Predicted 3D model of a 169-nucleotide RNA (Lysine riboswitch aptamer) from Candidatus Howiella intestinavium.
RNA sequence: GAUAGAGGCGCAGCGAAGAUGAGUACCCCCUGCCGAGGCCGGCGGGCCGCUCCAUAAGGCAGGCGGGAAAGGCGACGCUGCCGAAGACUGCCGUCCGGCGGGGCGGCCGUCUGAUUGCAUGGUAAAGAGCCAUGCAAUUGUCAUCAUUGUUCUAUGAUGGAGUGCUAUC
Numbered sequence: 001g002a003u004a005g006a007g008g009c010g011c012a013g014c015g016a017a018g019a020u021g022a023g024u025a026c027c028c029c030c031u032g033c034c035g036a037g038g039c040c041g042g043c044g045g046g047c048c049g050c051u052c053c054a055u056a057a058g059g060c061a062g063g064c065g066g067g068a069a070a071g072g073c074g075a076c077g078c079u080g081c082c083g084a085a086g087a088c089u090g091c092c093g094u095c096c097g098g099c100g101g102g103g104c105g106g107c108c109g110u111c112u113g114a115u116u117g118c119a120u121g122g123u124a125a126a127g128a129g130c131c132a133u134g135c136a137a138u139u140g141u142c143a144u145c146a147u148u149g150u151u152c153u154a155u156g157a158u159g160g161a162g163u164g165c166u167a168u169c
Base pairs, nucleotide, nucleotide: 001169002168003167004166005165008082010081011080012079013078014077015076018073026066027065029063030062031061032060033059034058037053038052041051042050046099047098048097085112086111087110088109090107091106092105093104094103095102096101113139114138115137116136117135118134119133120132121131122130123129141160142159143158144157145156146155147154
């Protein structure tokens, strides 16, 4: 240098019945109140552009009737794999009307061994999930030390990090 492997509720992607979202948003009608520029229409509680609107746009409350969707989750199946993957700064492309701010994809760099629980924060409709930080436990790997002898195995302690570890060439 190349190839092949190990960690375990192992990681990610695609599809997915279904649940949640929600009797919510929204629409029609009725009643009452407010009502000038609209914190509140399309459109997001910011700034604009277009459009609508005193021939009442729009808002609030109650009643009658109708009534979603997206993202996220997801039994199960398939695919790719073990920096699997995740996050962050910057850059490039693209989408959301423009700015701001976000979504998606790619590249360089940096950090994280992994899993689970708890707390805080972010995202989200959400005690779901995902992400970040901190703490704790468990676990794999290597090194050092001690003990053991089943002869390089087992146990314990301490420490390191995946560009690591093991095997072969």